Two RNAs folded together computationally: RNase P RNA and transfer RNA, 445 nucleotides in total. Rfam match: Bacterial RNase P class A. Gene Ontology terms of the family: dimeric ribonuclease P complex, ribonuclease P activity and tRNA processing. The family's RNA type in Rfam is ribozyme.

């Protein structure tokens, strides 16, 4: 240096807080004494999964999200292991949103001749036709108007395989040979994958974290979830009493509403208990698997709070730092490592459970152990 | 235990990524006015909350993490 795993200042004394048992005391709500238990690897963001509960039992399809190479592990999971492939590293190892661009429709500003089966500004050539000049004439020489060319220059993130050779008028995969490329029979491998005889002259650039496709999976909504008790006040349902009684509707009667006292009944609200912590738990051993991880035997119980407790203070040790003094070691010095001792310190990372649990991410002053590697 | 948002001093725009960083008020200078508001005419001022990533290219897609508001 690179992995992996653990630790999270220790004892002691004094004053507290809070669960639980249990004893007294009591104005029945609490007072005390004794035992005993009291934060974390992230309790934290709430980004992913799952327990549990509850609604239409939640099967199926739209829509809508997530994931995205393979194969395993798990209750699941975007986690984890192992593997493959690509990238960084001398390594040890680290990283990786890693399905299709030959299903479709989009996008590439500026630059540049062309930005997508594209395309010619400099350039090259002018073999071929056609012009000049010389030549009787076959030719020869010249400019480059018709063309023809993409090898070099130029522009861009990005230019329709790359290097070298042939080959041409100049050139091109136009043609070889190497590499890339694309098909590919066979081969190992569960599988991604990997080697790979032959074949083919290049064809199918780039973006999917652009819409989309394909393949898997997801019901919804949270403990403020849910269950029981259950008040004052209003206010609802039905029964009884009373003059057959007041208003109120209607011309009128009958009806129907409504006002009084009373019993009684169910909802809900304050408020309380409850869900609430034995659980996909811990800890050793064994065995099965490279491993994640699984089975088994034993042993063990390890916070429950509710505006919310798990502190405070002192001594002593550990560590850390300043500052002196000594010793050594290296420098011409200054001074710098390193080791012993005195002392001082608003020093002791990050941070504080609120239903449970795996995961991830994110803070973290330092410390210990093992394995590699330079 | 849900949800939404951060662009200039203040309030906001910013479509399926490119000459797209922009609009009111404010602020600065002018001009008008005897002078001051108004109006009128030019300027300035931005790490698009931080860091990473995917793209040739992010104010804009994705992740990560701050910091506000609401339920």
């Nucleotide at each position: 240096g690179u992995c992996c795993g653990c630790c999270a200042g220790g004892c002691a004394g004094u004053c507290g807080c809070u669960g639980c048992g249990u004893g007294c005391c009591c104005u029945c709500g609490g007072g005390u004494g004794c035992g005993u238990g009291g934060a974390g690897g992230a309790a934290a963001g709430u980004c992913c999964g799952g327990g549990c509960c509850c609604c239409a039992u939640a099967g199926a399809g739209c829509a809508g999200g997530a994931u995205g190479c393979c194969g395993g592990c798990u209750a699941a999971c975007g986690g984890c292991c192992g593997g493959g492939c690509g990238c960084c590293g001398u390594g040890a190892g680290g990283c990786g949103a890693c399905g299709g661009a030959a299903a479709g429709u989009g996008c590439a500003a500026c630059a540049g001749a062309g930005a997508g089966c594209a395309g010619a500004c400099c350039g090259c050539c002018g073999a071929u036709g056609g012009c000049c000049u010389c030549g009787a004439a076959a030719g020869a020489g010249g400019a480059u108007c018709a063309g023809g060319c993409a090898a070099g220059g130029g522009u861009g993130a990005a230019a329709c395989g790359g290097u070298g050779g042939g080959g041409u008028a100049a050139g091109a995969g136009c043609c070889c040979a190497c590499c890339g490329c694309a098909g590919g029979a066979c081969u190992g491998g569960c599988a991604a994958c990997a080697g790979g005889a032959c074949u083919g002259g290049c064809a199918c650039g780039g973006c999917a974290a652009a819409c989309c496709c394909c393949a898997u999976c997801c019901g919804g909504g949270g403990c403020a979830a849910g269950g029981c008790c259950a008040a004052a006040u209003a206010g609802g349902g039905g029964g009884g009493c009373a003059a057959u009684g007041g208003c109120g509707u209607g011309g009128c009667u009958c009806g129907c509403g409504u006002c009084g006292c009373u019993c009684c009944c169910g909802g809900g609200u304050a408020g309380g208990c409850u869900g609430c912590u034995a659980g996909a738990g811990c800890g050793c051993c064994g065995c099965g698997g490279c491993a994640a991880c699984g089975c088994g035997g034993c042993g063990c119980c390890c916070a429950g709070a509710g505006g919310a407790a798990u502190g405070a203070c002192u001594g002593c040790c550990c560590g850390g730092u300043g500052u002196c003094u000594c010793c050594g070691g290296c420098u011409c010095a200054c001074g710098c490592c390193g080791g012993a001792g005195a002392u001082g310190c608003u020093c002791g990372a990050c941070a504080g459970a609120a239903c449970c649990c795996g995961g991830c991410u994110u803070a973290u002053c330092g410390g210990c152990g093992g394995a590699c590697u330079u | 235990g849900c949800g939404a948002g951060a662009u200039a001093g203040c309030u906001c725009a910013g479509g399926c990524g490119g000459u797209c960083a922009g609009a009111g008020c404010g602020u600065c200078g002018g001009a008008u006015u005897c002078a001051u508001a108004a109006c009128c005419c030019g300027g300035a001022g931005g790490u698009c909350g931080a860091g990473a990533g995917u793209u040739c290219g992010a104010g804009u897609c994705u992740c990560u993490c701050u910091c506000u508001c609401g339920c």
The coordinates come from a structure-prediction model, not an experiment, and the mean pLDDT is 80.